Model confidence (mean pLDDT): 83 of 100.
This is a predicted structure of a 74-nucleotide RNA (transfer RNA) from a Candidatus Altiarchaeota archaeon.
Taxonomically the source falls in Candidatus Altarchaeota (Archaea, Nanobdellati).
Rfam family: tRNA. It is annotated as a transfer RNA. About the family: Transfer RNA (tRNA) molecules are approximately 80 nucleotides in length.

[in-house]
Formats: sequence, structure tokens, C1' cells
RNA sequence: GGGCCUGUAGUCUAGCCUGGAUAGGACAUAAGGUUGCGGACCUUAAAGCCCGGGUUCAAAUCCCGGCAGGCCCA
Repeated sequence: GGGCCUGUAGUCUAGCCUGGAUAGGACAUAAGGUUGCGGACCUUAAAGCCCGGGUUCAAAUCCCGGCAGGCCCA
């Protein structure tokens, strides 16, 4: 330098191909319940689509350009 893959809450992950309902789940965290106090368990809450642009009535999803990570070639 070239090619391919990946990027979604604090962590992991579903959804992406085939655009559409409030972006779902697990763990963790906080509050409450429960408990003699904790743990476990139950309920509730906060928190997310890597960045910018485009297409569209509508984009996590499609297109373009970046950024970061990984693999391969040189």
C1' cells in the first nucleotide's frame, strides 16, 4: 500500500441479509420489598446503535467517506 471481517448501555449479546410497532435479553449498578443483618429471591429504574454525510414518508439495518480493532496479501 491492497483485500476481507467486526463496531449496539459499565460488560456480553439479539436484531442488520429482506428498512417500519417504545431497539430486546443476560450479568453488573441504584432504589424498594423480603430478611434479626447480609446473601439469594421478587419488583422497579437509569443507561446503548463508532463518527459524519446521503437515499427514503421512515435508517441500528441500504449507499458514500472517515475512525478504531482483527485477519490475510505485499